[in-house]
Molecule: RNase P RNA; transfer RNA
Organism: Alphaproteobacteria bacterium
RNA sequence: CCAGACAGCUGGAUGACUGCCGCCUUCCGCAAGGACUAGGGGGAGGAAAGUCCGGGCUCCAGACGAAACGAUGCCGGAUAACGUCCGGCGAGAGAAAUCUUAGGGAAAGUGCCACAGAGAAUGAACCGCCUUGUCCCUCAAAAAGAUAAGGUAAGGGUGAAAAGGUGCGGUAAGAGCGCACCGCAUUUCUGGCGACAGAAAUGGCAGGGAAAACCCCAUCGGGAGCAAGACCAAAUAGGAACCGCGGUGUCUUUUCACGAAGACACGCCACUUUCGUCGCGGUUUGCAGGUUCGGGUUGGUUGCUUGAGGUGCUUGGCAACAAGCAUCCUAGACGAAUAGUCAUCCAUUGCCGCAAGGCAAGGACAAAACCCGGCUUAUAGGCUGUCUGGCCUU
RNA sequence: GAUCGCUUAGCUCAGCCGGUAGAGCAACUGACUUUUAAUCAGUAGGUCGAGAGUUCGAAUCUCUCAGCGAUCACCA
Numbered sequence: 001c002c003a004g005a006c007a008g009c010u011g012g013a014u015g016a017c018u019g020c021c022g023c024c025u026u027c028c029g030c031a032a033g034g035a036c037u038a039g040g041g042g043g044a045g046g047a048a049a050g051u052c053c054g055g056g057c058u059c060c061a062g063a064c065g066a067a068a069c070g071a072u073g074c075c076g077g078a079u080a081a082c083g084u085c086c087g088g089c090g091a092g093a094g095a096a097a098u099c100u101u102a103g104g105g106a107a108a109g110u111g112c113c114a115c116a117g118a119g120a121a122u123g124a125a126c127c128g129c130c131u132u133g134u135c136c137c138u139c140a141a142a143a144a145g146a147u148a149a150g151g152u153a154a155g156g157g158u159g160a161a162a163a164g165g166u167g168c169g170g171u172a173a174g175a176g177c178g179c180a181c182c183g184c185a186u187u188u189c190u191g192g193c194g195a196c197a198g199a200a201a202u203g204g205c206a207g208g209g210a211a212a213a214c215c216c217c218a219u220c221g222g223g224a225g226c227a228a229g230a231c232c233a234a235a236u237a238g239g240a241a242c243c244g245c246g247g248u249g250u251c252u253u254u255u256c257a258c259g260a261a262g263a264c265a266c267g268c269c270a271c272u273u274u275c276g277u278c279g280c281g282g283u284u285u286g287c288a289g290g291u292u293c294g295g296g297u298u299g300g301u302u303g304c305u306u307g308a309g310g311u312g313c314u315u316g317g318c319a320a321c322a323a324g325c326a327u328c329c330u331a332g333a334c335g336a337a338u339a340g341u342c343a344u345c346c347a348u349u350g351c352c353g354c355a356a357g358g359c360a361a362g363g364a365c366a367a368a369a370c371c372c373g374g375c376u377u378a379u380a381g382g383c384u385g386u387c388u389g390g391c392c393u394u
Numbered sequence: 395g396a397u398c399g400c401u402u403a404g405c406u407c408a409g410c411c412g413g414u415a416g417a418g419c420a421a422c423u424g425a426c427u428u429u430u431a432a433u434c435a436g437u438a439g440g441u442c443g444a445g446a447g448u449u450c451g452a453a454u455c456u457c458u459c460a461g462c463g464a465u466c467a468c469c470a
């Protein structure tokens, strides 16, 4: 210098003027409060996005168990939690730096493997090879041919996939039939927290693939979501229909009595998808409730932004991260503000020019909506660091 | 803002526990007819919204995007 891999940062800057949305002071008002004044200070992001995961928070009185459903799936760790992150193991890709990986179980069971092919899973003979019998031929046999029975997974062919691979021996031909190496399985030892790795011995080798088919095993998960929820105000036909319940007994108090109130027991009903156990609530003049239809309003306050918060330093850890100290407060809107113009500079593009430079265009993706941790996707350009390979020079 | 669903021929839809993509209408050609319609016979037309992954093989299974549509306010 070229090619490549990985990690991180930035996402136009400064000033002036004019606007918009909150906050504080001011102003008005006795106050609640209000905005016609003036001033101060603040005002989008790395993804605010998709809403794909996880949590906080709120409501469904509450607690537990089982089922169903859903998700995850090598090992160890981090974390509030996760399907995220970090470190490792195995497998695969690459010459290397490095990258990818939904990576439990196919010997619990069910189903699938189209077409082709003889055969696609209770292990398969189409061609071929070999042996034997018979026929044909022959004087008789052998060889060749035909046919039947048997052996054979070495060869051909089909397929994505054909029953360990290569070689030597062996055999009628063959075959883990025997041997060597490789692969595989089992056992033992060693190292490691573990996934796993290495070594030795033994076994001739075994029911292939697929679980992002159902399923099994292990682990985790209650549901709904700020349009959650709470309060205030305004308005009306202060509604209608249907469903559910519309119990029993005993005791006590009160009463002349009827009756009323309360307690207990057993029923019934409702209570987060179902069932069960407890618990809680209701069980008569209507209602704790559910569904549907009709009517009214389209307001205000709160939840709302100080939080698993940011920045810097130190310590522990390979790292994710954790602990301690110091310091900072940084949008809170709802027909939804965060903008526009000008000047100078920065980056980019086009044209002119030998050059200095000049002219013109013009700033990526996109924009909060209860809040966080991630993932995924979009992103013009610019900058930094580490590493790998090649070439040149010394 | 939140929760769901859909995308297959020009249009409306099947096919979705994997194995050559179909139907109706429409279009085109021919026959019938004086001509048209109807009828009959035939033909063409699809990267199954896009891109990855699993698998021998994906419209179908999984993931990520894109486009379109639906529902959800409060009071009594």
Stems, first nucleotide, its partner, number of pairs: 001390010012345007020043002023040003027034002045365001049376002052374005057225004062278006069221005074088005089103001090101004104216002109214002112209002126156002128152008164182006183205001184203008229302004239293005244287002247266008267283003271279001295469003309328008346363001348361005395466007404419004413450001421437005443459005